[in-house]
Molecule: SAM riboswitch aptamer (S box leader)
Organism: Planococcus massiliensis
């Protein structure tokens, strides 16, 4: 970097460092930020993998529950919202609302 698969409406500090932009990318919105953000450390949250127990299946699997001392992850806003397609509702229309799917992305696990 590519592929497969699962998840993405919950949760998480009024601490320290640090100083300027930040919210993935493009565009349009809308936000956060010197009452100091983003980031790093600590703390915390969660429980994907690993672990433990039970059940099922049968050899490496699945389901449920548990714990959190291991490997990740996360810690403003739904993946902050919308961009594509379909359905539907409102509107003369422009356009707007709702739902579903897709695209893109993030994270885990596996493969190349």
């Nucleotide at each position: 970097c590519u592929c497969u698969u699962a998840u993405c409406a919950a949760g998480a500090g009024a601490g320290g460092c640090g100083g300027a932009g930040g919210g993935a990318a493009u565009a349009g919105g809308c936000c956060c930020u010197a009452u100091g953000a983003u980031g790093c450390c600590c703390g915390g949250c969660a429980a994907c993998c690993a672990c433990c127990a039970a059940g099922c299946a049968a050899u490496u699997g699945c389901u449920u529950g548990g714990a959190a001392a291991g490997g990740u992850g996360c810690u403003a806003a739904a993946u902050c919202c919308u961009a594509c397609a379909g359905a539907u509702c409102g509107g003369c229309a422009a356009c707007g609302g709702u739902c579903u799917g897709g695209c893109a992305g993030a994270u885990g696990a596996g493969a190349g």